Predicted 3D model of RNase P RNA and transfer RNA as a complex of 499 nucleotides. It holds a member of the Rfam family "Bacterial RNase P class A". By type it is a ribozyme. Its mean pLDDT, the model's own confidence on a scale to 100, is 76.

RNA sequence: GAAGUUCGCCAGGCAACCGCUGAUCACGCAAGUGGUUGGAGGAAAGUCCGGGCCCCACAGGGCGGGAUGCCGGCUAACGGCCGGGCGCUAUAAGUCGGACGGCGCAAGCCGUUCGGCCCAAGGCGACAGACAGUGCAACAGAAAGAUACCGCCUAAGUUCGACUUUGACGCCGCAAGGCGACAAAGUCCCCCUCCUGAAGAGGAGGGGAGAGAACCGGUAAGGGUGAAAUGGUGGGGUAAGAGCCCACCGCGGACGUGGUAACACGGACGGCAUGGCAAACCUCAUUCGGGGCAAGGCCAAAUAGGGGAGUAAUGGCGUGGCCCGCGUCGCUCCCGGGUAGGCUGCUAGAGGCCGUCGGUAACGGCGGUCCCAGAGGAAUGGUUGCCCACGACAGAACCCGGCUUAUCGGCGGACUUCCCAC
RNA sequence: GCGCCCGUAGCUCAUCUGGAUAGAGUACUUGGCUACGAACCAAGGGGUAGGGAGUUCGAAUCUCUCCGGGCGCGCCA
Numbered sequence: 001g002a003a004g005u006u007c008g009c010c011a012g013g014c015a016a017c018c019g020c021u022g023a024u025c026a027c028g029c030a031a032g033u034g035g036u037u038g039g040a041g042g043a044a045a046g047u048c049c050g051g052g053c054c055c056c057a058c059a060g061g062g063c064g065g066g067a068u069g070c071c072g073g074c075u076a077a078c079g080g081c082c083g084g085g086c087g088c089u090a091u092a093a094g095u096c097g098g099a100c101g102g103c104g105c106a107a108g109c110c111g112u113u114c115g116g117c118c119c120a121a122g123g124c125g126a127c128a129g130a131c132a133g134u135g136c137a138a139c140a141g142a143a144a145g146a147u148a149c150c151g152c153c154u155a156a157g158u159u160c161g162a163c164u165u166u167g168a169c170g171c172c173g174c175a176a177g178g179c180g181a182c183a184a185a186g187u188c189c190c191c192c193u194c195c196u197g198a199a200g201a202g203g204a205g206g207g208g209a210g211a212g213a214a215c216c217g218g219u220a221a222g223g224g225u226g227a228a229a230u231g232g233u234g235g236g237g238u239a240a241g242a243g244c245c246c247a248c249c250g251c252g253g254a255c256g257u258g259g260u261a262a263c264a265c266g267g268a269c270g271g272c273a274u275g276g277c278a279a280a281c282c283u284c285a286u287u288c289g290g291g292g293c294a295a296g297g298c299c300a301a302a303u304a305g306g307g308g309a310g311u312a313a314u315g316g317c318g319u320g321g322c323c324c325g326c327g328u329c330g331c332u333c334c335c336g337g338g339u340a341g342g343c344u345g346c347u348a349g350a351g352g353c354c355g356u357c358g359g360u361a362a363c364g365g366c367g368g369u370c371c372c373a374g375a376g377g378a379a380u381g382g383u384u385g386c387c388c389a390c391g392a393c394a395g396a397a398c399c400c401g402g403c404u405u406a407u408c409g410g411c412g413g414a415c416u417u418c419c420c421a422c
Numbered sequence: 423g424c425g426c427c428c429g430u431a432g433c434u435c436a437u438c439u440g441g442a443u444a445g446a447g448u449a450c451u452u453g454g455c456u457a458c459g460a461a462c463c464a465a466g467g468g469g470u471a472g473g474g475a476g477u478u479c480g481a482a483u484c485u486c487u488c489c490g491g492g493c494g495c496g497c498c499a
Stems, first nucleotide, its partner, number of pairs: 001418010012387007020039008041393001045404002048402005053292004060324004065288005070084005085127001086125004094117010128283002133281002135277002149223002151219003157215004161188007169180004189208008231249006250272001251270002255266004296344004306335006315329004337498002351370008388391001423495007432448004441479001450466005472488005
């Protein structure tokens, strides 16, 4: 210097004139007039959270219900803020490769574009619990926490069978021997070629050395389904397989070290037991009484304190869902009647600014200084001139702290990457 | 100021304890019937469930946020 990220601040300026309105002073019997001074926002908005204030009991007890949910801190409080942990993640830049174009004798260099890798400051996270229990998972699939469809295997068991050897027997034969049935022992395996196939499958043929099927069963390698399939990869092992065993990775609960903690790291152990959903019910922890300035207080005005229906002291109302407790004595609905005024609450406050101290920060302590809208059909505006970067979203209504949403533009700080110079 | 409810086809409404093509009436289009029209019969088109984000394998449905619309609430007796 460029690009980017993030935090904070400002929200057209000046002048003149004419209006509106609060306070105050002066004049005026009064209406009013004049002077001085103040007069929207960062969101005043949405009303999504939290608190102050006020009334009900001093805000009480229990059930139910709501909200919040990694850890620590800040605060009046919070679902907010600050810091930290864990998980996920974007883009620029960088780097590698391809294509095209240009330069170059060449090595190569430059530009554009595409793809991969690695990925900054940052961004996002309702981020407690799924061995407490219940529930859900359409379709597909054999099976959605407990299973076997295709496939693989035939070790154990049962049945039937075949073959080999041996034995005695029967029949035939002069004999060598052959045939038959029985018994016992053993075995039913290995290799090669070709074709089909997704596959460890199927089929055909040949060789060695003669000869296998069924049931029961084993299995979670592979195929297939799905968003998700019972830790992953490799090796050993096995009939085939499997944490069955081993190495590494993942996971788990203890232990040690560091840290307030969340958590991180470490070596050993376990041998996987415990899949997902709690913005499903639920469990645990924390927290919440209800209502709202139309709260509430005072004054004035008004009169038909009326009629009807219902209900009731184990009750009604204040009090919102319920019970207790407290206060009080009718209450609910419909019809009818009156009033529709004033004062207050009301703006000095968890206040602004400056300095200083503590803290990484949010924030807090101390000192100084300032007063900065308060309307009530509802003020805060209009015109003209000059200047510039040409002006967005938008208007208080008891007050304050946040969040969310809307918003033309401008300024500043911090951080990251790259380039240049020293 | 406070509280509550609603938003699905042009219109009126279903589906709303999550499950795949969101359904019905009416309106619209086409064909039939008729001399023609209505009625009637048959077929068809039309929706990202007010917008956005999240949870989930999956959202009209659950959660958050924004937008639009509607209703109720004074005092005396």